[in-house]
Predicted 3D model of a 543-nucleotide part of an RNA (small-subunit ribosomal RNA, 5' domain) from an uncultured prokaryote. The coordinates come from a structure-prediction model, not an experiment, and the mean pLDDT is 84. Rfam family: Bacterial small subunit ribosomal RNA. Gene Ontology terms of the family: structural constituent of ribosome and ribosome. The full RNA is in RNAcentral, with records from ENA.

Context: one part of a larger RNA
RNA sequence: GAACGAACGCUGGCGGCGUGCUUAACACAUGCAAGUCGAACGAGAAAGUUUCCUUCGGGAAGCGAGUAGAGUGGCGCACGGGUGAGUAACGCGUAGGUAAUCUAUCCUAAUAACUGGGAUAACAUCGGGAAACUGGUGCUAAUACCGGAUGCCCUUCUUAUCUGUUGGGUUAAGGAGGAAAGGUGGCCUCUUCAUGAAAGCUACCGUAUAAGGAUGAGCCUGCGUACCAUUAGCUAGUAGGUGGGGUAAUGGCCCACCUAGGCAACGAUGGUUAGCGGGUCUGAGAGGAUGAUCCGCCACACUGGAACUGGAACACGGACCAGACUCCUACGGGAGGCAGCAGUGAGGAAUAUUGCGCAAUGGGGGAAACCCUGACGCAGCGACGCCGCGUGAGUGAGGAAGGUUUUCGGAUCGUAAAGCUCUGUCAGAAGGGAAGAAGUGUUAUAUGGUUAAUACCCAUGUAAUUUGACGGUACCUUCAGAGGAGGCACCGGCUAACUCCGUGCCAGCAGCCGCGGUAAUACGGAGGGUGCAAGCGUUGUUC
Repeated sequence: GAACGAACGCUGGCGGCGUGCUUAACACAUGCAAGUCGAACGAGAAAGUUUCCUUCGGGAAGCGAGUAGAGUGGCGCACGGGUGAGUAACGCGUAGGUAAUCUAUCCUAAUAACUGGGAUAACAUCGGGAAACUGGUGCUAAUACCGGAUGCCCUUCUUAUCUGUUGGGUUAAGGAGGAAAGGUGGCCUCUUCAUGAAAGCUACCGUAUAAGGAUGAGCCUGCGUACCAUUAGCUAGUAGGUGGGGUAAUGGCCCACCUAGGCAACGAUGGUUAGCGGGUCUGAGAGGAUGAUCCGCCACACUGGAACUGGAACACGGACCAGACUCCUACGGGAGGCAGCAGUGAGGAAUAUUGCGCAAUGGGGGAAACCCUGACGCAGCGACGCCGCGUGAGUGAGGAAGGUUUUCGGAUCGUAAAGCUCUGUCAGAAGGGAAGAAGUGUUAUAUGGUUAAUACCCAUGUAAUUUGACGGUACCUUCAGAGGAGGCACCGGCUAACUCCGUGCCAGCAGCCGCGGUAAUACGGAGGGUGCAAGCGUUGUUC
């Protein structure tokens, strides 16, 4: 000199864009942060209101409404969001391998969707319990569950062939094994019944099988990846083999047997510290330091452990066990997990609102409308940072008053002020007022596809209509009016900037040299000056 997620002191007008628990991975009150689908399924209220009956107590029917709220089932909850405790490691970075592997949803082309069965929740009823919850009996549905058939095809085995080489692929034959589910809209050409419907046809969505793609992931390898030798030896599933088990898959990953190996001064083992990278800061560079915000990867979710479901988890807002802690209890037993967004306490020098909205972007569900979304978009707070703007401009010498100083003549603050003439940024008031909105849906319509069809549906358009949290914000115009808006540090040398008074080795200053003991440009005050400026200094840290 530059920089900072900074803090402290003094001061503080406005705006834009960023940014904000670096400490206790400490404990958490409260609210919200993951739901959705009635076009998979069975059932199904109430308040209120209308009508009728009435013994005036009430009852029945309709609407509310096939709505609400539950239940079965499907998809999602493995994404998104947080944190950096652990980890010195194939964790990360980079370059490769997988002939050792998987991949729900999505896309492409193809084939198929035949035929049966038994349950169960909801519900009803009877219980148990303080509660959390839970038991018995009875009824019922499905795209829930379980059989049988078929096999384009797939898996596995045997044989043969060609190619190719770690378990890859082609062709042929044989054996064994392996699927499925329907829903909604429309129609009457064919068939059956006959105003019209379905067991029929059709469109869309869904289902099953295997192939290819896309995407995502698993595993393996070369190289690189902190400090300590005042850590020198470490190791029995240890190192390797054979055979098995397990996995999507290789492998001591696990097991039985066999061999006795394996690592290490090119630093094993042990200890300390630490998430890694793109980047960031500094520097002419080489390098050094660092890893906040943003992006990629990893790890974790009160602590420890083992699993289930699933395409994928050994799963932050799932389940089980143990532990610590907190809470409820009828003492028998139960409930919880903010390192999600706000917020509270504590710790600390120190770090924000218990805000608005799904309008946009994106995500989940749904055919769609739509619903959910503390992701996200916005607003609030903080000079925490960067950038921009303003606090007026011109003129004005009786060089006013006043302050300071003086050699008492003057000098200086100083064109500075006042006065006069203007301007109108920001702030203030009034009026107008956005872009961000593309869609989606509805209505009408055109073309094409599908079809028996002009129906329905799908695709592409056209016209109308419908959607804004921010926000009456940005921006524009007008009004008024110099009015509301300047501080901080320094002035001995380094280092730009000097005098007076007070003090008297005292009080004090200080980054280094040093200053102060009666004329202190170095302490304290004043006048003046210098430097930066809505900031200025100090402290800390890095180069």